A computed fold for a 73-nucleotide RNA from Alkalibacterium sp. MB6, annotated as transfer RNA. It matches the Rfam family "tRNA". Gene Ontology term of the family: triplet codon-amino acid adaptor activity. The family's RNA type in Rfam is transfer RNA. The sequence was found in a public genome assembly.

């Protein structure tokens, strides 16, 4: 230098009709128990990489940059 994938909650990841933003784990708070641990409720936490473009409406389509994995040379 070129070609492809990936970017969503602290972590690991879903998210086909373009309209609701979620799912384990892991915190926080309550309750069971003599306490730990387990549970069992109830809750917090989100620039959907970033910028721009279609669209009546974009996590999701288009383009263009970060960052990062591979692959060719």
């Nucleotide at each position: 230098g070129g070609g492809g994938g990936u970017a969503u909650a602290g972590c690991u990841c879903a998210g086909u009709u373009g309209g609701g933003a979620g799912a384990g784990c892991g915190c926080u708070u309550c309750g069971c128990u003599g306490g730990c641990a387990g549970u069992g409720a109830a809750g917090a936490g989100g620039u959907c990489a970033u910028c721009g473009g279609u669209u009546c409406g974009a996590g999701c389509c288009c383009g263009a940059u970060u960052a990062u994995c591979u692959c060719c040379a």